The part of an RNA shown here (small-subunit ribosomal RNA, 3' major domain) has 471 nucleotides and comes from an uncultured Bacteroidales bacterium. Model confidence (mean pLDDT): 85 of 100.

Context: one part of a larger RNA
RNA sequence: UGACGGGGGCCCGCACAAGCGGAGGAACAUGUGGUUUAAUUCGAUGAUACGCGAGGAACCUUACCCGGGCUCGAACGGAGGCUGAAGGCGUCGGAAACGUCGCCGUCCCGCAAGGGACAGUCUUCGAGGUGCUGCAUGGUUGUCGUCAGCUCGUGCCGUGAGGUGUCGGCUCAAGUGCCAUAACGAGCGCAACCCCCGUCGUCGGUUGCCAGCGGAUAAAGCCGGGGACUCCGACGAAACUGCCCGCGCAAGCGGAGAGGAAGGGGGGGAUGACGUCAAAUCAGCACGGCCCUUACGUCCGGGGCGACACACGUGUUACAAUGGGCGGUACAGAGGGCAGCGACGCCGCGAGGCGAAGCGAAUCCCGAAAGCCGCUCCCGGUUCGGAUCGGAGUCUGCAACCCGACUCCGUGAAGCCGGAUUCGCUAGUAAUCGCGCAUCAGCCACGGCGCGGUGAAUACGUUCCCGGGCC
Numbered sequence: 001u002g003a004c005g006g007g008g009g010c011c012c013g014c015a016c017a018a019g020c021g022g023a024g025g026a027a028c029a030u031g032u033g034g035u036u037u038a039a040u041u042c043g044a045u046g047a048u049a050c051g052c053g054a055g056g057a058a059c060c061u062u063a064c065c066c067g068g069g070c071u072c073g074a075a076c077g078g079a080g081g082c083u084g085a086a087g088g089c090g091u092c093g094g095a096a097a098c099g100u101c102g103c104c105g106u107c108c109c110g111c112a113a114g115g116g117a118c119a120g121u122c123u124u125c126g127a128g129g130u131g132c133u134g135c136a137u138g139g140u141u142g143u144c145g146u147c148a149g150c151u152c153g154u155g156c157c158g159u160g161a162g163g164u165g166u167c168g169g170c171u172c173a174a175g176u177g178c179c180a181u182a183a184c185g186a187g188c189g190c191a192a193c194c195c196c197c198g199u200c201g202u203c204g205g206u207u208g209c210c211a212g213c214g215g216a217u218a219a220a221g222c223c224g225g226g227g228a229c230u231c232c233g234a235c236g237a238a239a240c241u242g243c244c245c246g247c248g249c250a251a252g253c254g255g256a257g258a259g260g261a262a263g264g265g266g267g268g269g270a271u272g273a274c275g276u277c278a279a280a281u282c283a284g285c286a287c288g289g290c291c292c293u294u295a296c297g298u299c300c301g302g303g304g305c306g307a308c309a310c311a312c313g314u315g316u317u318a319c320a321a322u323g324g325g326c327g328g329u330a331c332a333g334a335g336g337g338c339a340g341c342g343a344c345g346c347c348g349c350g351a352g353g354c355g356a357a358g359c360g361a362a363u364c365c366c367g368a369a370a371g372c373c374g375c376u377c378c379c380g381g382u383u384c385g386g387a388u389c390g391g392a393g394u395c396u397g398c399a400a401c402c403c404g405a406c407u408c409c410g411u412g413a414a415g416c417c418g419g420a421u422u423c424g425c426u427a428g429u430a431a432u433c434g435c436g437c438a439u440c441a442g443c444c445a446c447g448g449c450g451c452g453g454u455g456a457a458u459a460c461g462u463u464c465c466c467g468g469g470c471c
Stems, first nucleotide, its partner, number of pairs: 008471006015462002019425005026317008034308002042053002064303007076126009087104004092099002107116003128292002131290003137286002139281003142277001144275001149188006155164003168179003194269004199237007209226002213224003240263001243257001244255004306444001319418001323377007335366003340359002344355004384415001389410007431454007
């Protein structure tokens, strides 16, 4: 000077408390440990690993295992030799890679000798390695922590390390500001400037809109038309404790105040200081060193990454009546679409099939569900629950045995609200309901990222638990 204390003071945070819903018990999905295996490729490991790298493992991917090939090599460049335009088709062996044999074709310049472009093959120089080291590194990232801190110049104090400033009082979400002050200033952080949402105005009206006018229809902005409204999207306005009252030296605080769409940071996002963890990543990429070079490189076929006595994390579906089933009926937002989205018609119980209009899309396509109305079930392991298994199919794809999703019929398991313990959340939040997108042939998505619909309860308080800040 720090760090630490079952030392003290002050102060924050879903930290506790108050409340609502979960996890821990069940089945399944998924990740991990372990075990197994020829291989179950590798990494991540308290918080900060474990639906994580994976925003798509049947082949491919693929890095692993077994087997079969290649050795200038799977891609590319330079030099040299030989051959041939390029290229195309077929045969045989083979699981393929690969190998064998045959056919077609015969470039440009030049009379020619020869030269040139391109390709094959041979020789050769560069190759190649997801092999090791994240304790050699760059870059990027997690975390403390969106916490309010971390420093500098000059001055002053101290022999010096260092201190002061940054302390104290008040205040703030904030080292935010005010007052005080041997300090006076400044920088990185805070805040603001950026984006989205909330109100209004101006401008602009097609593919959007339809109040008034006219027309048409079974119906519908369907048509003429309109520029009001909604909406779209560009610019602007608006909020600043500005006004009022109280308290206060001030900063500021309180108000059930006015006005306002909105108040005292309006809501959300982006934004992460000096640094910490020799934190993570050599398997995204880059890069030093080390190692392999007929293999630790590379191609192909098959298998594995999907194993299963177990253990843990994260989730999905439930255990029912605020519910299950059937019928009827209503209302979104955001996003995607040409090897695509596909209305509509026909066929099929259905997944889907066959045709097919429109749409590169404010134009066409992509049923919202919970809700509401009616009927039914009558508390039972049930008309709850849907695992598992049997059968029959659909679709994608060269191919669904290992190892896809979905449909139909049958089967109907555990489960009666979950021990100790533990997690999330303070408002359009939790809870609950569906919809979309990326990846993607398909999909193991119950994951991830978004979108809207319905829409709570509670906070006395800071003694205690956890993390943090200042003295």